[in-house]
Context: one part of a larger RNA
RNA sequence: CUGGGCGUAAAGGGAGCGCAGGCGGACAGGUCAGUCUAAAGUGGAAAUCCGAGGCUCAACCUCGGACUUGCUUCGGAUACUUCCUGUCUUGAGUUCGUGAGAGGAAGAUGGAAUUCAGGGUGUAGCGGUGAAAUGCUCAGAUAUCCUGAGGAACACCGGUGGCGAAAGCGGUCUUCUGGCGCGAAACUGACGCUGAGGCUCGAAAGCGUGGGGAGCAAACGGGAUUAGAUACCCCGGUAGUCCACGCCGUAAACGUUGUGUGCUAGGUGUAGGAGGUAUCGACCCCUUCUGUGCCGCAGCUAACGCAUUAAGCACACCGCCUGGGGAGUACGCUCGCAAGAGUGAAACUC
Repeated sequence: CUGGGCGUAAAGGGAGCGCAGGCGGACAGGUCAGUCUAAAGUGGAAAUCCGAGGCUCAACCUCGGACUUGCUUCGGAUACUUCCUGUCUUGAGUUCGUGAGAGGAAGAUGGAAUUCAGGGUGUAGCGGUGAAAUGCUCAGAUAUCCUGAGGAACACCGGUGGCGAAAGCGGUCUUCUGGCGCGAAACUGACGCUGAGGCUCGAAAGCGUGGGGAGCAAACGGGAUUAGAUACCCCGGUAGUCCACGCCGUAAACGUUGUGUGCUAGGUGUAGGAGGUAUCGACCCCUUCUGUGCCGCAGCUAACGCAUUAAGCACACCGCCUGGGGAGUACGCUCGCAAGAGUGAAACUC
C1' cells in the first nucleotide's frame, strides 16, 4: 500500500455555505501526457532461484541461465482518461404562469387565565395533604361582583398536518424578506457533485451591560416523612425564565442512519399541485409530480429489523472506528470575561 467497517456491537462531523483538492453528461475532430506495445541501452558484485561442475559427500567453491518487477532513448497503437477545438440538451440554472406554508426580521394589536391594587357584598375560616403542619385570616381572609395595573404564554382550530439546512417555528394584522412544489416548455449550454482547512448559523443552561419581573422556580428558609432525609410531598422564595445588545458553542444537537446521483414489486393513508373522466355544478373516480406516514416482495442484516424517504444494487467525495478501564483525564497549544470548549496522550491495569 491492499484488504474490514460506522441504525442498535467501536465508529456519521450539530447544520449549512464554500477556496484548494478529488470526481464529473452526449457527439465529432485533433493531440498522444497517462495507458498498451516492439526494439536498444542500462539495471555493480555478492546473496536468492534453476541447471551444470570442483573439493571422497556435505557445508563451501566455480561456471552458465533466470531474476533485478525499474529507468532512459526511439518507433508504433488510440478504446478509455487528460489536454485543445467545435457542437448538443437529458445534468444544472434562468424566464413565464400558478400554489401551499407556525420559514425569517421588525412594528402594531386582541381575548382568556394567574397575580397584585382600589371599591362593593359578606363572615369565620381558607389553604394544603396519604394524613398533617408550616402558611394566610376579625387590622375582615377564602368566596363573589365592579374597576385598574403589569408580565408572560397563546385554549379550540391542531392533524405520525405544514415550513426550515440544522438548531427550531403556533393568537391576529401590517411592512420587509428567504426557500420550495406544480405546469409550460422560451432562454443559457455542463455553468455540475463533494468538500481538508476556512467562514456562518447553532436548543437549554451559563456569562457581561442595561431594562423588566405576573406566573413558575435551581439555591436558600420553614413544615412534614424517616433510623436519618442535605430528597421525593407541602408552605414560602432569590438568581433565572422575558426584552435589547454582546459572549458562550455544547446536547440522547437522534432517524443514534453524512451529502449527491442513478437503478430495483406492490398496497394503503395523508399534505400541496397538474391533467383526465363525469356532472348543470361541487363532490366521486382515474392518471401523474412533490412531500410525509404505515404495511409489504426481491435483496440485505448477527439478529432486531430496513425495504423507491433503503440499512437493497452501484458510483463520487468528505468525516469517523480499531479491546475495557485509566480518560474525553494529564500536558502543550488555540479560543473564552469566566464557566469552560476544541485538540488529545502515556504509565499502569484487566
This is a predicted structure of a 350-nucleotide part of an RNA (small-subunit ribosomal RNA, central domain) from a Candidatus Hydrogenedentota bacterium. The sequence was found in a public genome assembly.